[in-house]
Context: one part of a larger RNA
RNA sequence: UGGCGGGGGUCCGCACAAGUGGUGGAGCAUGUGGUUUAAUUCGAUGAUACGCGAGGAACCUUACCUGGGCUAGAAUGCUGGGAGACCGAUGGUGAAAGCCAUCUUUGUAGCAAUACACUGCCAGUAAGGUGCUGCAUGGCUGUCGUCAGCUCGUGCCGUGAGGUGUUGGGUUAAGUCCCGCAACGAGCGCAACCCCUAUGUUUAGUUGCCAACAGGUCAAGCUGGGGACUCUAAACAGACUGCCUGCGUAAGCAGAGAGGAAGGAGGGGAUGGCGUCAAGUCAUCAUGGCCCUUACGCCCAGGGCUACACACGUGCUACAAUGGCGUAUACAAAGCGUUGCAAGCUGGUAACAGCAAGCCAAUCGCAGAAAGUACGUCUCAGUUCGGAUUGAGGUCAGCAACUCGACCUCAUGAAGCUGGAAUCGCUAGUAAUCGCGCAUCAGCAAUGGCGCGGUGAAUACGUUCCCGGACCUUGU
Numbered sequence: 001u002g003g004c005g006g007g008g009g010u011c012c013g014c015a016c017a018a019g020u021g022g023u024g025g026a027g028c029a030u031g032u033g034g035u036u037u038a039a040u041u042c043g044a045u046g047a048u049a050c051g052c053g054a055g056g057a058a059c060c061u062u063a064c065c066u067g068g069g070c071u072a073g074a075a076u077g078c079u080g081g082g083a084g085a086c087c088g089a090u091g092g093u094g095a096a097a098g099c100c101a102u103c104u105u106u107g108u109a110g111c112a113a114u115a116c117a118c119u120g121c122c123a124g125u126a127a128g129g130u131g132c133u134g135c136a137u138g139g140c141u142g143u144c145g146u147c148a149g150c151u152c153g154u155g156c157c158g159u160g161a162g163g164u165g166u167u168g169g170g171u172u173a174a175g176u177c178c179c180g181c182a183a184c185g186a187g188c189g190c191a192a193c194c195c196c197u198a199u200g201u202u203u204a205g206u207u208g209c210c211a212a213c214a215g216g217u218c219a220a221g222c223u224g225g226g227g228a229c230u231c232u233a234a235a236c237a238g239a240c241u242g243c244c245u246g247c248g249u250a251a252g253c254a255g256a257g258a259g260g261a262a263g264g265a266g267g268g269g270a271u272g273g274c275g276u277c278a279a280g281u282c283a284u285c286a287u288g289g290c291c292c293u294u295a296c297g298c299c300c301a302g303g304g305c306u307a308c309a310c311a312c313g314u315g316c317u318a319c320a321a322u323g324g325c326g327u328a329u330a331c332a333a334a335g336c337g338u339u340g341c342a343a344g345c346u347g348g349u350a351a352c353a354g355c356a357a358g359c360c361a362a363u364c365g366c367a368g369a370a371a372g373u374a375c376g377u378c379u380c381a382g383u384u385c386g387g388a389u390u391g392a393g394g395u396c397a398g399c400a401a402c403u404c405g406a407c408c409u410c411a412u413g414a415a416g417c418u419g420g421a422a423u424c425g426c427u428a429g430u431a432a433u434c435g436c437g438c439a440u441c442a443g444c445a446a447u448g449g450c451g452c453g454g455u456g457a458a459u460a461c462g463u464u465c466c467c468g469g470a471c472c473u474u475g476u
Stems, first nucleotide, its partner, number of pairs: 003476003007473007015463002019426005026317008034308002042053002064303007077125005083119002088103006107116003128292002131290003137286002139281003142277001144275001149188006155164003168179003194269004199237007209226002213224003240263001243257001244255004306445001319419001323378007335366003340359002344355004385416001390411007432455007
């Protein structure tokens, strides 16, 4: 000077408390450990690994295993030699890759020699490695933590390490600001500048909208038309403790004060200081060193990554009446679409199939939102709860669903009656609950991830205690 303390003081955070919904018990999905295996490729391991890399493992992917092949090799360039146009077609063998063989053609310029272009072959340069080391590295990332801190110049103090500034009194979400002070200033952080959202004005009016006028329909902005309204999308305004009252030297604090759509950071996002963990990644990529070079490289077929006495994490669905089922009916937002989205009609119980309008989309389509509401039924039961598992029949994209896909129909109808010790999230349009979309993608193991809107709570006395953090001080 730091770190640490079951030392002290002050303060903060869904940290506790007060509430609310879960996990831990069941079935299944998924990841991991373990075990098994020819292989179950590799990495990630308290918080900060475990629905993580993976935003798509049937082949491919693929790195693993078994077997079959290649050796300047799967790609590009250069040099030398030699050959042929190239392209293309066929046959044999084979699981394919590969290997072998045959046929066809004989390029352009030039009289020619030759040159140029293209394609194999040979030789030489050169390759290749998801092999090792993240404890040799760059880059990127997690975490403490969006915590309020981390430093510098000059001056002053100290023999020096260092101190001061940055401490103190207030205040703040904040080293935020004010006052004081041997300090005076400054930088990186904080805040603001950026984006979305909440209100209004102006401009604009199609593909969006429809108040008035007119036409028109079973109905419908359907048509003429209109810019009022909604909306769209650009600019601007608006919030600053600006005004009032009280307290205070000030900064600021309080107000069920005013005004205002919004009030004291309005809500959300992006944004992550100096550093810590030899944290993570040599398998995104790059890269030093080491290692392999007829193999640790490359191609191919099949298998594996999907195994299963077990253990753990994360989820989904439930155990029901605030519910299940049937019929009818209302209201979104944000996205996506030409190798695509597909209205409509027809067939099929359905998955889906056939025909097919429109749309490169504020125009057409995906598209039915669901919870909700109305009526009916079930009456507390392992049930009209729950849907695992299994049997049978089908549909789809794909070369191909045996290992190992999704979906539909009929049948089957398991565990489960609210879950021990323990443990997690959440403070408002939040939790809870309800559906919708997208990326990846032929298809899909998505209950995951990322977004979108609908309905919409309870509670916070307080800071003694648990956890983490900040400042001052004290012991070491």
Description: The prediction has a mean pLDDT of 84. Predicted 3D model of a 476-nucleotide part of an RNA (small-subunit ribosomal RNA, 3' major domain) from an uncultured Chitinophagaceae bacterium. Rfam family: Bacterial small subunit ribosomal RNA. The RNAcentral record of the full RNA draws on ENA and SILVA.